Context: one part of a larger RNA
């Protein structure tokens, strides 16, 4: 020099784009962040209208709108945080799967026939302080359960292809199976069931890469291999049994310590080093540990189930809980935001739609934290003013700098006018950018430094004191090095100081 998510000291007008807990993976008050579908289903409440009744309160019966606590469905495994854990097939690259699965979508085949049995909601009892619970009754369905059917699947049998077949191809008097409807202008729409290809994702392996320490040198028994039996979507000591003694290691095995990996970022003329925060692709994690259920998909941040530790409520007998989401709040720390607006835009779920929901997301605030632009005025103006500072008292400088004079008006401030962002309805951003008048130089400069490195020098105060200071070294009576002031110098809404890397 250059670079930072900085931080701090002093100053600080304004746009735009970005960036904002790097320490306690430390605790959390309080709203919100994941619902959605009434075109699956029975209830149940409101409206409004019809009709019968009516003791004139209102009953009953239907029909249309409309909500919606339940049961079902799809979604919640995405999106969003976060770096604790990992030195490992995590991660990057290359690649294999003759060893795998995939819900929605996209094409394509075949089927959607008949019947049952419940249970919630809802009444009724009843426990409970609560959180909840239990017991009896009714009832619906795209809930649940048989039975029918074999296109195609799977499984057994032949037989083919081929180095290898349980698996690919083809065949078969042989087993085995499944469904649900809703809505309709009646003409169809959507949907279910089974299989096949296809997109997209996944899940398993393999080669080679990849941090330090040997003041870690020997490790290892489900360890290495086999045979079998179990597990899985699958392959595998993934698991058991039983059998062999195997593996691994100075090309560093093991063990310690330190770290998420990368696309990449800083720097450097390169080769190199040093980082991996924001974006982005992979990993892992969700109070700390363990486990599993649903399911196409988890072993699941805002689900379950246990242990532990913490926090709250209690009628003491039991119950809640989990911000590494988005604000915010405490603590810690040199440090680091709004308990904000909005689903307009984009993209997620849910729905046939209409629409709901969406702290992902799209704005706004805060903060000179950074990077880019803009401004603090232009021209003119010497008798060279006054005043500062110096001085040899002539004068020198600050200095065309200032009054003055003339312009302009970016910013500002008033006023008016006012958007794309959308093909159509929609616009939080916002009466915001923009555009126009008008006012009037007006509202806007400051931080460091001046011994030599290194640009920029006198004066006075001080007198090895105060103090400076990155190195070298200033200071003990003339100090361009300390303090102050005038002047210069350097950079400028910043300037400095520390910090870290190259």
């Nucleotide at each position: 020099g250059a670079g930072c998510g900085a931080a701090c000291g002093c100053u600080g007008g304004c746009g735009g784009c970005g960036u904002g807990c790097c320490u306690u993976a430390u605790g959390c008050a309080u709203g919100c962040a994941a619902g959605u579908c009434g075109a699956a289903c029975g209830g149940u409440c409101c409206u409004u209208c019809c009709g019968c009744c009516u003791u004139c309160g209102g009953g009953c019966g239907g029909a249309a709108g409309g909500a919606u606590a339940g049961u079902g469905g799809c979604g919640a495994a995405c999106g969003g945080g976060c770096g604790a854990g990992u030195a490992a097939c995590g991660c990057g690259u290359a690649u294999g799967u003759a060893a795998c699965c995939u819900g929605u979508c996209c094409g394509g085949a075949a089927g959607u026939g008949g019947g049952g049995a419940a249970u919630a909601a809802c009444c009724c009892u009843c426990c409970g302080a609560a959180a909840g619970g239990a017991g009896g009754g009714c009832u619906a369905a795209u809930a649940c359960c048989g039975c029918a059917u074999g296109u195609g699947g799977u499984c057994g049998c032949c037989g083919g292809u081929g180095a290898g077949a349980g698996a690919c191809c083809g065949g078969u008097g042989g087993a085995c199976a499944a469904a649900a409807g809703c809505c309709u202008u009646c003409g169809g729409g959507c949907g279910c069931u089974u299989c096949c290809g296809g997109a997209g994702g996944g899940g398993c392996g393999u080669g080679c890469g990849a941090c330090c320490g040997a003041u870690u040198a020997g490790c290892u028994u489900g360890u290495u291999g086999g045979u079998g039996g179990g597990g899985u979507a699958a392959c595998g000591g993934c698991u058991c049994a039983c059998c062999a003694a195997g593996g691994c290691g100075a090309c560093g095995a093991u063990c310690g310590g330190u770290a998420g990996c990368u696309g990449g970022u800083c720097u450097g003329a390169g080769a190199g080093g040093a980082c991996g925060g924001c974006c982005a692709g992979c990993c892992a994690c969700a109070c700390g540990g363990g486990g599993a259920c649903u399911g196409a998909g988890a072993c699941a941040c805002g689900g379950c189930c246990c242990c532990g530790a913490c926090u709250c409520c209690u009628a003491c007998g039991g119950g809640a809980g989990g911000c590494a989401g988005c604000a915010g709040c405490a603590a810690g720390g040199a440090a680091u935001u709004u308990u904000g607006c909005g689903c307009a835009a984009u993209g997620g779920g849910c729905g046939a739609a209409a629409g709901c929901c969406u702290g992902a997301c799209g704005c706004a605030g805060c903060a000179a934290c950074g990077c880019c632009g803009c401004g603090u005025g232009g021209g003119g103006g010497a008798u060279g003013a006054a005043g500062g500072c110096u001085c040899u008292c002539g004068g020198g400088u600050c200095g065309u700098a200032a009054a003055c004079c003339c312009c302009u008006u970016u910013u500002g401030c008033a006023g008016g006018g006012g958007a794309a962002g959308u093909a159509a309805c929609u616009g939080a951003c916002g009466g915001u950018a923009c555009c126009c008048u008008g006012c009037g130089a007006a509202u806007a400069a400051g931080c460091c430094a001046c011994g030599g490195c290194u640009a920029a020098c006198u004066a006075c105060g001080u007198g090895c004191c105060a103090g400076c200071a990155g190195c070298c070294g200033c200071g003990g009576u003339a100090a361009u090095a300390c303090g102050u002031a005038g002047g210069u110098g350097g950079c400028a809404a910043g300037c400095g100081u520390u910090g870290u890397c190259c």
A computed fold for a 502-nucleotide part of an RNA from an uncultured bacterium, annotated as small-subunit ribosomal RNA, 5' domain.
The full RNA is in RNAcentral, with records from ENA, Greengenes and SILVA.
Its mean pLDDT, the model's own confidence on a scale to 100, is 86.